[in-house]
A computed fold for an 82-nucleotide RNA from Actinomyces sp., annotated as transfer RNA. Rfam family: tRNA. By type it is a transfer RNA. RNAcentral records the identical sequence in 6 taxa. Its mean pLDDT, the model's own confidence on a scale to 100, is 80. The gene name in the source record is trnL. The sequence is in RNAcentral, with records from ENA.
């Protein structure tokens, strides 16, 4: 130096063919249960907002009405030629 496969919430992952981002599960928090507790079972759970709303899928760009996905360049892991 070529080639290939991966990066998405705190943490494993979904979204297969471009059409609600974060589904489902753990951890988290709160409530009921309990003498307390574990174990159950219910709710919330990305981030900024004064409030419409705005941003968020590694970073920059491009194509699209519309990117998690498609093209370009990079960053970083793994792996395989040499």
């Nucleotide at each position: 130096g070529c080639c290939c496969c991966c990066g998405u919430g705190g943490u494993g992952a979904a979204a297969u063919c471009g059409g609600c981002a974060g589904a489902c599960a753990c951890a988290g928090c709160g409530a009921c249960c309990u003498u307390a507790a574990a174990a159950g079972u219910c709710g919330c759970c990305g981030c900024c907002u004064u409030a419409g709303g705005g941003c968020a899928u590694g970073c920059g760009g491009g194509u699209u009405c519309g990117a998690g996905a498609c093209c370009c360049g990079c960053c970083g892991g793994g792996g395989g030629c040499a």